A computed fold for a 1490-nucleotide RNA from an uncultured bacterium, annotated as small-subunit ribosomal RNA. Model confidence (mean pLDDT): 83 of 100. Rfam family: Bacterial small subunit ribosomal RNA. Gene Ontology terms of the family: ribosome and structural constituent of ribosome.
[in-house]
RNA sequence: AAGAGUUUGAUCCUGGCUCAGAACGAACGCUGGCGGCGUGCUUAACACAUGCAAGUCGAACGUGAUUGAGAGCUUGCUCUCAUGAAAGUGGCGCACGGGUGAGUAACACGUGGAUAAUCUGCCUGGCGAUUCGGGAUAACACUUCGAAAGGGGUGCUAAUACCGGAUAAGCCCACGGACUCUUAGGGGUUUGCGGGAAAAGGGGGGGACCUUCGGGCCUUCUGUCAUCAGAUGAGUCUGCGUACCAUUAGCUAGUUGGUAGGGUAAUGGCCUACCAAGGCGACGAUGGGUAGCUGGUCUGAGAGGAUGAUCAGCCACACUGGAACUGAGACACGGUCCAGACUCCUACGGGAGGCAGCAGUGGGGAAUUUUGGGCAAUGGGCGCAAGCCUGACCCAGCAACGCCGCGUGAGGGAAGAAGGCCUUCGGGUUGUAAACCUCUGUCCUUGGUGACGAAACAAAUGACGGUACCCAAGGAGGAAGCCCCGGCUAACUACGUGCCAGCAGCCGCGGUAAUACGUAGGGGGCGAGCGUUGUCCGGAUUUACUGGGCGUAAAGGGUGAGUAGGCGGUAAUAUGUGUCAGAUGUAAAAGGCUAUGGCUUAACCAUAGUUGGCAUUUGAAACUGUAUUACUUGAGUGCAGGAGAGGUAAGUGGAAUUCCUAGUGUAGCGGUGAAAUGCGUAGAUAUUAGGAGGAACACCCGUGGCGAAGGCGGCUUUCUGGACUGUAACUGACGCUGAGGCACGAAAGCGUGGGGAGCAAACAGGAUUAGAUACCCUGGUAGUCCACGCUGUAAACGAUGAAUACUAGGUGUCGGGGGUCAAAGCCCGGUGCCGCAGCUAACGCAUUAAGUAUUCCGCCUGGGGAGUACGGUCGCAAGACUGAAACUCAAAGGAAUUGACGGGGACCCGCACAAGCAGCGGAGCAUGUGGUUUAAUUCGAAGCAACGCGAAGAACCUUACCAGGUCUUGACAUCCCUCUGAAUGGCGCUUAGCAGCGCAGGUCUUUCGGGACAGAGGAGACAGGUGGUGCAUGGUUGUCGUCAGCUCGUGUCGUGAGAUGUUGGGUUAAGUCCCGCAACGAGCGCAACCCUUGCCUUUAGUUGCCAGCACAUAAUGGUGGGCACUCUAAAGAGACUGCCGGUGACAAAACGGAGGAAGGUGGGGAUGACGUCAAAUCAUCAUGCCCCUUAUGAUCUGGGCUACACACGUGCUACAAUGGCCGGUACAACGGGCAGCGAAAGAGCGAUCUGGAGCGAAUCCUAAAAAGCCGAUCCCAGUUCGGAUUGCAGGCUGAAACUCGCCUACAUGAAGUUGGAGUUGCUAGUAAUCGCGAAUCAGAAUGUCGCGGUGAAUGCGUUCCCGGGUCUUGUACACACCGCCCGUCACACCAUGGAAGUUGAGGGCGCCCGAAGCCAGUGGUCCAACCCGUAAGGGAGGAAGCUGUCGAAGGUGAAAUCAAUGACUGGGGUGAAGUCGUAACAAGGUAACC
Repeated sequence: AAGAGUUUGAUCCUGGCUCAGAACGAACGCUGGCGGCGUGCUUAACACAUGCAAGUCGAACGUGAUUGAGAGCUUGCUCUCAUGAAAGUGGCGCACGGGUGAGUAACACGUGGAUAAUCUGCCUGGCGAUUCGGGAUAACACUUCGAAAGGGGUGCUAAUACCGGAUAAGCCCACGGACUCUUAGGGGUUUGCGGGAAAAGGGGGGGACCUUCGGGCCUUCUGUCAUCAGAUGAGUCUGCGUACCAUUAGCUAGUUGGUAGGGUAAUGGCCUACCAAGGCGACGAUGGGUAGCUGGUCUGAGAGGAUGAUCAGCCACACUGGAACUGAGACACGGUCCAGACUCCUACGGGAGGCAGCAGUGGGGAAUUUUGGGCAAUGGGCGCAAGCCUGACCCAGCAACGCCGCGUGAGGGAAGAAGGCCUUCGGGUUGUAAACCUCUGUCCUUGGUGACGAAACAAAUGACGGUACCCAAGGAGGAAGCCCCGGCUAACUACGUGCCAGCAGCCGCGGUAAUACGUAGGGGGCGAGCGUUGUCCGGAUUUACUGGGCGUAAAGGGUGAGUAGGCGGUAAUAUGUGUCAGAUGUAAAAGGCUAUGGCUUAACCAUAGUUGGCAUUUGAAACUGUAUUACUUGAGUGCAGGAGAGGUAAGUGGAAUUCCUAGUGUAGCGGUGAAAUGCGUAGAUAUUAGGAGGAACACCCGUGGCGAAGGCGGCUUUCUGGACUGUAACUGACGCUGAGGCACGAAAGCGUGGGGAGCAAACAGGAUUAGAUACCCUGGUAGUCCACGCUGUAAACGAUGAAUACUAGGUGUCGGGGGUCAAAGCCCGGUGCCGCAGCUAACGCAUUAAGUAUUCCGCCUGGGGAGUACGGUCGCAAGACUGAAACUCAAAGGAAUUGACGGGGACCCGCACAAGCAGCGGAGCAUGUGGUUUAAUUCGAAGCAACGCGAAGAACCUUACCAGGUCUUGACAUCCCUCUGAAUGGCGCUUAGCAGCGCAGGUCUUUCGGGACAGAGGAGACAGGUGGUGCAUGGUUGUCGUCAGCUCGUGUCGUGAGAUGUUGGGUUAAGUCCCGCAACGAGCGCAACCCUUGCCUUUAGUUGCCAGCACAUAAUGGUGGGCACUCUAAAGAGACUGCCGGUGACAAAACGGAGGAAGGUGGGGAUGACGUCAAAUCAUCAUGCCCCUUAUGAUCUGGGCUACACACGUGCUACAAUGGCCGGUACAACGGGCAGCGAAAGAGCGAUCUGGAGCGAAUCCUAAAAAGCCGAUCCCAGUUCGGAUUGCAGGCUGAAACUCGCCUACAUGAAGUUGGAGUUGCUAGUAAUCGCGAAUCAGAAUGUCGCGGUGAAUGCGUUCCCGGGUCUUGUACACACCGCCCGUCACACCAUGGAAGUUGAGGGCGCCCGAAGCCAGUGGUCCAACCCGUAAGGGAGGAAGCUGUCGAAGGUGAAAUCAAUGACUGGGGUGAAGUCGUAACAAGGUAACC
């Protein structure tokens, strides 16, 4: 020391992406009151106007403008004194301070050492000196050249400028001696002799003495010289540390070393000559790209990671490149010279310049300040000092850039004001918030007072600054915003929008009810700031040292022997490398931390303490290393055995295939799902005999053996490797692992030469197919075989590196031993299975580990791009090894779970198939739908599960549609006001009609105000909508399916999703029941309870019934009577596998039987689990939201829903003789009936009409049942079948039958002669067939719902089709196979590789040229100091010039590298609906994959 979101239907894991934190020299957006302390060009080391940033000293020197004073007098001159500008000579400084980070991967930096290899101005201390001389020169004057910058000539002059001589305590050099130290050259001390090198003066004061009156002299201060030390600073060397690329592996000629010399302050190839051939490198040389380093800073629990602003140390640089001079110090930011680029001036001849100093300008950029004040403080330079200079510094200005502090008010105040927003309309919220009352005065304004910083010897001295602080007065007055509110993540509503506009850090929001967009209200967070962007660390244990992994997620090298390296058995001794402990030095300051203190506090500042590294040193000796000695257990050798497809070469054998020859023999063979190509009458196949040739070795053969792996299989022999067992003679740690390198390494492939029977890529043909460049078939070449050589890869797998040790067992097998009469138990080595602990995400592993540990090697770090590109190495080639990036996605993945699915498996069920019967599909018609048409043909329903469905009934109405005419508070509801007393209804006129007008007529109650009710008129709230959304909903319904399933509680198992129960063995119609079982129970379903039907009993007996008894009749339950029967309708009974037998597991159950009206659910119905289909319905109804409001509402007339080339569904009627027609005759049940059913009787051929009995119905009516039975006729025909269509005449309902009803009679008499592919229903009172009734309804069924009559056939069985259930298996599916998903092609965009080339950059190499300058040589020209000489002149020494080496820039040549670009071209990625196929996932339909 905190985690969260995101892969899935869900789970665990792996793994990436993203977020919450902190920080910043920041920038941008919105906003902005004050103060303190800090910070402020990260980009163009781009270019710079202007001003300033380094001067100072008169106490080194010669001049001396100016000014003042004094004196003299020729009153405008001279002299003296003082002052001392300005420039010059000279000294010191300018090498500090200040800036920047270009270069630099290096002794540059950090740290620790070395210098016995060094220097050090100014400063401090010691010691000794400060002597004698000389010649010049600037300034100045005159003159001259030049535009200027600048320069020349002549003449004068001074010094602490320059030069010569003297002296030498000490110093230096050469040669010796002695002592001492050391780490090698050597250092130190001392001594002898010889040689060598110095100097400068200046100021103040002064009694005596001297004086040329300047002074000397004395004294003091200061300077100068030599030298020894110190201090400070610097140079050089060195151990260790210091980033990336190996797709950079070899680099190096001054290179490495030596000798001699030169050079330097100093070592050194630093340089030169000669000699030798070395030096560096896998512990990463060389090359390339990048970068100033550090103290520190940011982050982090730490270890680390990132970074190197401000402050501090070091380095490097100063327009670019080169060079030296001066100096103590430079190869010099504001110095010099040269070259180059650029800018400026110019009289064109020449000149000048260098802000990476402070300000400032332009430019670049997302972006970074004033051309300020002052030397008051601190510090620096010069000076004795006064002082001068100081853009160092101290201050101020600008900037919310950062950190810190303060404020924008405080207390009271509920009518919870108004307004806003929301609302369920009640209210809630904004909210004590405001108003209002009482106060305060921080900041602010005005006035007053007023510092510290100032220190030194007194005085003087403040830019900041009239600032801070303090006092007084005034006055709530002047001072709040930004972001967010789907989850992560604190904070929710309304409106607008409608996959649009937009948001977005990730997941993701938005397609009409958006807490995710925009706005508003409200809320949350922070607050003079708040957000966004960028960057770094964190979270990320996601590079894992702390602290990860590699069977299947990414990851074990194909295998071996072995080099370097790493690691290593037992005992002893020594050492002290690592290790441990102490001490010392260092670790700059600042910073950090702790404590204390100073500014009112804090930030800030101060003081004290603290710091793990390195070095030196003292000790310890267990472990490690090293050295030595010893040991035997690791390892190896010997001896004795047996086992083996271990390897290699040679020989040899039989079976089989094919071919050849010959015989027999005849029409086919072969092949397939079925065929065909093919072979065969020139004789195949078949069969017999003989021969040829090549390859492979059946049985034995075994989760048996051997080998390192690849791999190895007839038999014999040659040569040969390894392992194992036994023994314990020998060696004595000889071991393990193993980067590179080396060797081996299946198949395919390549080269050369052979060989070639079978098989068989390519190829050809035949099939299959929509196609079939495949799967199948017939052929067939490389190849497969041998020899030699190459290739070097595989799912080279146990997807598991090697070695050692340890950690329960059980059971097979191979080899050996021991043991035994023979076995077993036992030991060693191999090879399998099961299994404990442990491990694992799980699966699983488990002494053959994936357990516990150690050692070594290899490898991994999201998916794709990609094992690709480029480069390199290897290869004859194919290709192999090594191996990226841009870009793109938020996943990709492992294991397991539940489902779903499978052209997976097992079991079971269903009129599912089969066996049957009757149909449909063909015809005509009815009806529904599609389509078409139309002004409209209203709307809905759409596989099963829409289509005689909503609709149990469209002429008007219905009606929703169309055309036209009307109404606008409305046809309908509630409320208000006024008027009236009606309104409906009746009559008349008008109208297409609604409607309008007129006439008559005519309410209730009352306390008389009114009220109730109704009508008319009016205003507005509102009504109204079959308008939209069934994907916003309720309710209802369909379907899987009356299938047997669906779940829960507790327990148990599993990290978990989940599992168990519910699986298993039986059984059932059934998750029905039994048994077993880590389950035990329970719920919704099943079953039962309910209705109906079938037998019986009891009760009851009208309207039902009539056996017996009467009456009446032509006859009839018609009547009396009766309730036995039928029947009616209530209650019971009955059936439960209850009984018997054998079967079964002693069960459940099933089979058979008895009895029974009925037997295993007796038949039928009602009853529909959890759920599925965004299934159906907003047009039954209800309902959110949206839409219309003189219309999408309401009303009326007419039309339409009835159309008609056509297609489909469902039905009816048929095609006939088991029939049609005619006559006669019999037997039902369920129902319905008052705006009704309607009898008898009569009329009509009939529909029907007249009529009106009876009946609100066990009473009456409907009502005739029909098929059937009896008889007659038809005689197989488009008919005496069939009835469509049409004509005419009628009937009924209804205001009204034209569009558009039904029925009747007559006439007409179509298609149709049993129906292709295909398809439907049905298992018994069922199918088929026959009629009857009802609902709706004025009328209008072939439909629908019911009722009864007659009444079959078949069922072997579960292989197959369809649907369903259970278990199991596979899965890349989960929107769940109508799933998922691959590749080409086409289009658009993006990044990238190749490419004839083109352009550029940096670096190296060769050659040419060669500036400045140092060095060397020369120096005929020039030169004051010293020497010789009177002089002339000469000498010494020097300078110019010239020559040479080196040498920057430049030129040139050949190559390499990198970058940009390039017609064209290659693949890759992404994209919405494209095209072609269907490769993969299931046995994915040819198992998949390498």